[in-house]
Context: one part of a larger RNA
RNA sequence: CUGGGCGUAAAGCGCACGCAGGCGGCUCGUUAAAUUAGAAGUGAAAGCCCUGGGCUCAACCCGGGAAUUGCUUUUAAGACUGGCGAGCUUGAAUUCGGAAGAGGGCAGUGGAAUUCCAAGUGUAGAGGUGAAAUUCGUAGAUAUUUGGAAGAACACCAGUGGCGAAGGCGACUGCCUGGUCCGAUAUUGACGCUCAUGUGCGAAAGCGUGGGGAGCAAACAGGAUUAGAUACCCUGGUAGUCCACGCUGUAAACGAUGAGUGCUAGUUGUUGGGGUGCAUGCACCUCAGUGACGCAGCUAACGCAUUAAGCACUCCGCCUGGGGAGUACGGCCGCAAGGUUAAAACUC
Numbered sequence: 001c002u003g004g005g006c007g008u009a010a011a012g013c014g015c016a017c018g019c020a021g022g023c024g025g026c027u028c029g030u031u032a033a034a035u036u037a038g039a040a041g042u043g044a045a046a047g048c049c050c051u052g053g054g055c056u057c058a059a060c061c062c063g064g065g066a067a068u069u070g071c072u073u074u075u076a077a078g079a080c081u082g083g084c085g086a087g088c089u090u091g092a093a094u095u096c097g098g099a100a101g102a103g104g105g106c107a108g109u110g111g112a113a114u115u116c117c118a119a120g121u122g123u124a125g126a127g128g129u130g131a132a133a134u135u136c137g138u139a140g141a142u143a144u145u146u147g148g149a150a151g152a153a154c155a156c157c158a159g160u161g162g163c164g165a166a167g168g169c170g171a172c173u174g175c176c177u178g179g180u181c182c183g184a185u186a187u188u189g190a191c192g193c194u195c196a197u198g199u200g201c202g203a204a205a206g207c208g209u210g211g212g213g214a215g216c217a218a219a220c221a222g223g224a225u226u227a228g229a230u231a232c233c234c235u236g237g238u239a240g241u242c243c244a245c246g247c248u249g250u251a252a253a254c255g256a257u258g259a260g261u262g263c264u265a266g267u268u269g270u271u272g273g274g275g276u277g278c279a280u281g282c283a284c285c286u287c288a289g290u291g292a293c294g295c296a297g298c299u300a301a302c303g304c305a306u307u308a309a310g311c312a313c314u315c316c317g318c319c320u321g322g323g324g325a326g327u328a329c330g331g332c333c334g335c336a337a338g339g340u341u342a343a344a345a346c347u348c
Stems, first nucleotide, its partner, number of pairs: 003320004007302002012316001014201004021194003025088007033081001035077008049065006091191001092188003095184005103177007110154001114150008125136002162169002206247006215241002220236004258315006266293013297304002321348003330341004
């Protein structure tokens, strides 16, 4: 390379948008690039292969054939692919009417709790643990009542419920804004799918500047435990956690399962629509999601099973024994931390 693969054995980029490229619905006409068939030319000789001959045989040598699967020219065909032209509506998009939603951004508002402050009541403990101690408290703590301040998070509702491409999103109100689903068929008429490079988004931690700082809490200090205890437990406690702007670009970024389309038994729950029937809440049908079970089929097994890991097609990414190593070197990116691309020697 031909292959064979990628849920768990090595292997799906964290996710999306998208240029080039690849692939692409139905019908008619045309063309003949591609394709197929025929013919001609060429495809040096030697060699290989087949066959015949010459050296006593063989090696070797000589003759003939085949092969040279290719290329060029030409003739023809018109199904498929491509080009061009014309049309269609099922794919796609738009329009109209409805619907649900923690989808995103900004601003404002609210209550519970916590801590702190002030004051009142009140007196000797409180706190903490397996047990203690460090700690707080007669300078009046803990408890309790009233008032005030601050920051952060939003109990119940809450649901294998919803929304989002993923990361993720949960008090309430307003404004701005993205997407989705259903129904109607009105419009356009293949406008589509995928996507190397690229671009954007991207939890937590971390970094820069400026704020903020209640609670929690790496580091750190102390008390315990212990043979020791650089831990687990306790008392404190700084970065950080929060906000704005900028950077970082990684995660068991997981469904460990790329995206799209079509096809292939059912049963049962639930979310959002629509329809029919009987008429007050049920039955049936249907579309879109989200769960459980299960047939065929698949799978090494586990299991998957219309939300496929089944049957097929298109496009992309990735894998090729373990260690060395996601490392070194170099490149690119970053303020740094580091990220990304990515070997070899050696060894089993």